[in-house]
A computed fold for a 92-nucleotide RNA from a Chloroflexota bacterium, annotated as c-di-GMP-I riboswitch aptamer.
Of the family's consensus pairs, 95% are formed in the model.
Rfam family: c-di-GMP-I riboswitch aptamer. Its family is annotated with cyclic-di-GMP binding in the Gene Ontology.
Its mean pLDDT, the model's own confidence on a scale to 100, is 87.
The sequence was found by an Rfam model in a public genome assembly.
Taxonomically the source falls in Chloroflexota (Bacteria, Bacillati).

RNA sequence: CUCCGAAAAGGGCAAACCCGGCGAAAGCUGGGGGCGCAAAGCCACGGGUCUACCUCCCUUCCCCUCAGGGAUACGACAGCCGGGCUACCGGA
Numbered sequence: 001c002u003c004c005g006a007a008a009a010g011g012g013c014a015a016a017c018c019c020g021g022c023g024a025a026a027g028c029u030g031g032g033g034g035c036g037c038a039a040a041g042c043c044a045c046g047g048g049u050c051u052a053c054c055u056c057c058c059u060u061c062c063c064c065u066c067a068g069g070g071a072u073a074c075g076a077c078a079g080c081c082g083g084g085c086u087a088c089c090g091g092a
Stems, first nucleotide, its partner, number of pairs: 002092004012037002017032006035079001041085003045082003048077003055071005
């Protein structure tokens, strides 16, 4: 430097769910919890998925409001896949 994670040590992270907070929502966040994870550490670059406040269209008529439906990322997910960056222990 590259590859690997069988055994070991010190440990690390934390799904669902519950409670508080933030957000229109997806989701995020603190505490509890522990399904799992050897990058489940970091980055939305490519694909994907989720959401739709605003905006546009339709129901809908001259217009507006409310309601319902549809489209849309500028929002979100790194624990969906790929890619990039960094890293502990051990082995080859």